[in-house]
């Protein structure tokens, strides 16, 4: 100094006025004394993704002996975790020259089922070229033999495929061919070493070879019960509905029965509203131990939105960063924004800083 890998982090910054939400504490007006309504101080007031709502959990309410069936999801191993399709380390497969990056990565010798085009032939296949034609046939020859490619064998070579029933020599033959032999690869059985374990390493032994596709059905293993903060609880205007009170009709009176407009009391359910849930948590920072790590123990220190039509804004000054400009200065500054709470993936992001590694060229 150029190319490029990963992790981790910030993602505008000070001040002035004006405004808007919560908490607290004061003032004043109201009150059915519980509050409300307003000023005024003081504090607090979006993210890294608040998104998508795609997985796992807290919660709440409903359902529920127990077992299976179904339907869904997960799928190498270990180990973190409240849990997980998430993290870490490992293993293997596969990409890259390297740091490194990708992988639902259990089962194809249980059973169905599926491969466009090319190609003779795509599942226990197959003969287009092409190879032989030993054997039987036909020819020629007197005869040894030589033709010819009809039956017939072959699957070595060349052709098509994303894949053509192991690869290399070799012996064999008419030409061939795991028919046979060696050695290499695979497969499979146990054995041995070395790992917690996936898996690796290594001699042996076997038939000489069993193709792919399972985010196709399927099988096997292990999880899952339903709906969601519009859960769900609590208080309740007003209409309606029910009791009971006055009162009224039958009656000379009592009981009784019926009505009961209009007004009073009191009940249950339960709309508008209203409050809780609902902000102290699987919080967050710093240190320290233990672990390779994710992560966990301690030990201190902080308190950090909570709306309900939705607050979190605007102006202007000065810096900071990009751009354009000779300078004055002009323009620009990203994605995006709570709604019960959290842990993740997943997307979307202008511009910036840090730490480690890998390659290649130079120089010392």
């Nucleotide at each position: 100094u150029g190319a490029g890998u990963u992790c981790g982090c910030c993602g505008g910054g000070u001040g002035a006025c004006c405004g808007c939400g919560g908490a607290g504490c004061g003032g004043c007006g109201u009150u059915u004394c519980g509050g409300c309504g307003u000023c005024g101080c003081u504090u607090c007031g979006a993210g890294g993704a608040a998104a998508g709502u795609c997985c796992g959990g807290a919660c709440u309410c409903c359902a529920c002996a127990g077992g299976g069936c179904a339907c869904g999801g997960u799928g190498c191993u270990g180990g973190g975790u409240a849990a997980c399709a998430c993290c870490c380390a490992g293993g293997c497969g596969g990409g890259g020259a390297a740091a490194c990056c990708c992988g639902a990565c259990g089962g194809a010798a249980a059973g169905u089922g599926c491969a466009a085009c090319a190609g003779a032939g795509a599942g226990c296949a197959g003969a287009c070229c092409g190879c032989c034609g030993a054997u039987g046939g036909c020819c020629c020859g007197c005869g040894a033999g030589g033709g010819c490619a009809c039956a017939g064998g072959c699957a070595a070579g060349g052709g098509u495929g994303a894949a053509a029933c192991g690869g290399u020599g070799g012996u064999g033959u008419a030409a061939g061919a795991g028919a046979c032999c060696a050695c290499c690869a695979g497969c499979g059985c146990a054995c041995c070493g070395g790992g917690c374990a996936a898996c690796c390493g290594g001699g042996g032994c076997g038939g000489c070879u069993c193709g792919g596709c399972a985010a196709a059905c399927c099988c096997c293993a292990c999880c899952g019960g339903g709906a969601g903060c519009a859960a769900g609880g609590c208080c309740a205007a007003g209409c309606a509905g029910g009791a009971c009170c006055a009162g009224g009709a039958c009656g000379g009176c009592c009981c009784g029965u019926c009505c009961g407009a209009c007004g009073g009391u009191c009940c249950g359910g339960g709309u508008a509203g209203g409050c809780c849930g609902c902000a102290c948590g699987a919080g967050c920072c710093c240190g320290u131990c233990g672990g390779c790590a994710a992560c966990g123990g301690c030990g201190g220190g902080c308190c950090c939105a909570g709306a309900u039509a939705g607050a979190u804004g605007g102006u202007c000054a000065c810096c900071a960063c990009c751009g354009g400009g000779a300078a004055a200065c002009c323009g620009g500054c990203a994605c995006a924004g709570a709604a019960u709470c959290c842990g993740g993936c997943u997307u979307a992001u202008a511009g910036g800083c840090g730490a480690a590694c890998u390659c290649a060229a130079a120089a010392c």
Bacterial RNase P class A from an Acidimicrobiia bacterium, 364 nucleotides, folded computationally. The coordinates come from a structure-prediction model, not an experiment, and the mean pLDDT is 81. The gene name in the source record is rnpB. It matches the Rfam family "Bacterial RNase P class A". Rfam classes the family as a ribozyme. Its family is annotated with ribonuclease P activity, tRNA processing and dimeric ribonuclease P complex in the Gene Ontology. NCBI's taxonomy places the organism under Bacteria, Bacillati, Actinomycetota, Acidimicrobiia.